[in-house]
The RNA shown here (SAM riboswitch aptamer (S box leader)) has 99 nucleotides and comes from Arthrobacter sunyaminii. Its Rfam family is "SAM riboswitch aptamer (S box leader)". Its family is annotated with regulation of gene expression in the Gene Ontology. Rfam's curators write: The SAM riboswitch is found upstream of a number of genes which code for proteins involved in methionine or cysteine biosynthesis in Gram-positive bacteria. RNAcentral holds the sequence, with entries from Rfam. The coordinates come from a structure-prediction model, not an experiment, and the mean pLDDT is 85. The organism belongs to Arthrobacter, within Bacteria.
RNA sequence: UAACCAUCCCGAGCGGCCGAGAGACCUGGAUCGACGACGCCGCAGCAACCCUCCCCGCCCAGCAGCGGGGAACGGUGCUACUGCCAGGACCGAUGGAGA
Numbered sequence: 001u002a003a004c005c006a007u008c009c010c011g012a013g014c015g016g017c018c019g020a021g022a023g024a025c026c027u028g029g030a031u032c033g034a035c036g037a038c039g040c041c042g043c044a045g046c047a048a049c050c051c052u053c054c055c056c057g058c059c060c061a062g063c064a065g066c067g068g069g070g071a072a073c074g075g076u077g078c079u080a081c082u083g084c085c086a087g088g089a090c091c092g093a094u095g096g097a098g099a
Stems, first nucleotide, its partner, number of pairs: 001099001004096005013043005021032002025088005044079003049075002052071007083091001
């Protein structure tokens, strides 16, 4: 980084620093923001994609495999608003697998 698979109306915030715009892009709308947003750092939390472990079912001689459920140490991710909404476009984000 082209292509592939899955998910994107559930859930989860405090402190410190910074100082003007912000939520990917375009148009329009509605919103957040000097009562300090966005961002960065720390801590806490949410979730269950991957890893690990446990249980059940199918299959199997067995191992393996497939499906469902649970736990949450580790790797990511996430913690205003449905990816904020509508329309648009070789749309975007996150995870997995892979070269």